This is a predicted structure of a 74-nucleotide RNA (transfer RNA) from a Clostridia bacterium.
Rfam family: tRNA. Rfam links the family to the GO term triplet codon-amino acid adaptor activity. Rfam classes the family as a transfer RNA.
The prediction has a mean pLDDT of 82.
């Protein structure tokens, strides 16, 4: 340097072949239960969907270009 995947909540990851409210589970924070922890339960709060352009009535999804991180090849 050229290729191929990924980047979504603290954390692990799903998503939707473009359509209006982005979601799970740990975790965190309240409650319930207990004598009291813990485990179960039940709620709540966290998201410029890497960045920035472009396409459209609309884009976390489609294209462009960067950035980061794996892996392969020179």
């Nucleotide at each position: 340097g050229g290729c191929u995947c990924g980047g979504u909540a603290g954390c692990u990851c799903a998503g939707u072949c473009g359509g209006u409210u982005a979601g799970a589970g740990c975790a965190a924070c309240g409650g319930a239960u207990u004598c009291a922890u813990a485990a179960c339960c039940c709620g709540u709060a966290g998201g410029u969907c890497g960045u920035a352009g472009g396409u459209u009535c609309g884009a976390u999804u489609c294209c462009c270009a960067c950035c980061c991180g794996a892996g392969c090849c020179a």